[in-house]
RNA sequence: GGCUCAAAAACUCAGAGGUUAGAGCACUGGUUUUGUAAACCAGGGGUCGCGAGUUCAAUUCUCGCUGGGGCCU
Numbered sequence: 001g002g003c004u005c006a007a008a009a010a011c012u013c014a015g016a017g018g019u020u021a022g023a024g025c026a027c028u029g030g031u032u033u034u035g036u037a038a039a040c041c042a043g044g045g046g047u048c049g050c051g052a053g054u055u056c057a058a059u060u061c062u063c064g065c066u067g068g069g070g071c072c073u
Base pairs, nucleotide, nucleotide: 001072002071003070004069005068007066011024012023013022018056027043028042029041030040031039049065050064051063052062053061
């Protein structure tokens, strides 16, 4: 330098155009226990990497940029 993949909660990911963006795990509080862990219940936590385009409408489709993984030279 070229090709390619995925950028979403602290972490791993679902969501594939439609009106409050979700799960598991982690975290906080509660119940339970002699106590801790586990289990159960509740809760907090997101400018969906950035910019533009398409569209009535974009987390979703397209392009560019940024940082990251892989392959080739």
Molecule: transfer RNA
Organism: Astyanax mexicanus